[in-house]
C1' cells in the first nucleotide's frame, strides 16, 4: 500500500414518536428520546417511489422544474479492525 469487513467501536449518524417551525403538498428544519446504521458521509447520474403549486384545457386525469441518498445501483471521500 493493494485488498478486505467475522467480531469489536474511541468518536459519529438518527427511524418512529412528542413539541415547535418552513412549505401548495411531498418533504424538510430545531430540541428531546433512541428503531437501527461501518459509509445511515457527500452526490439525483440511472432505475424506483412520494407530492402536484404551476401547466395541459376538461381534468376523480397527466406532468417535476419539488422531494426520498435510512429504496436499489453508479460516482467521490472518510473512520476502525484485519492485512
Nucleotide at each position: 500500500a493493494a485488498u478486505u469487513u467475522u467480531a469489536a467501536a474511541a468518536g459519529g449518524c438518527a427511524a418512529g414518536u412528542a413539541u415547535g417551525g418552513u412549505g401548495a403538498a411531498a418533504c424538510c428544519c430545531a430540541u428531546a428520546u433512541a428503531c437501527g446504521c461501518a459509509a445511515a458521509g457527500c452526490u439525483u447520474c440511472c432505475g424506483a417511489c412520494c407530492u402536484a403549486a404551476g401547466g395541459u384545457a376538461u381534468a376523480c386525469a397527466c406532468u417535476a422544474u419539488g422531494g426520498u441518498a435510512g429504496c436499489g445501483g453508479g460516482g467521490c471521500u472518510g473512520c476502525a479492525g484485519a492485512g
The RNA shown here (c-di-GMP-I riboswitch aptamer) has 83 nucleotides. The model forms 95% of the base pairs in the Rfam consensus. Its Rfam family is "c-di-GMP-I riboswitch aptamer". Rfam describes the family as follows. GEMM was predicted in a large-scale screen for bacterial structured RNA regulatory elements. The prediction has a mean pLDDT of 81. The sequence was found by an Rfam model in a public genome assembly.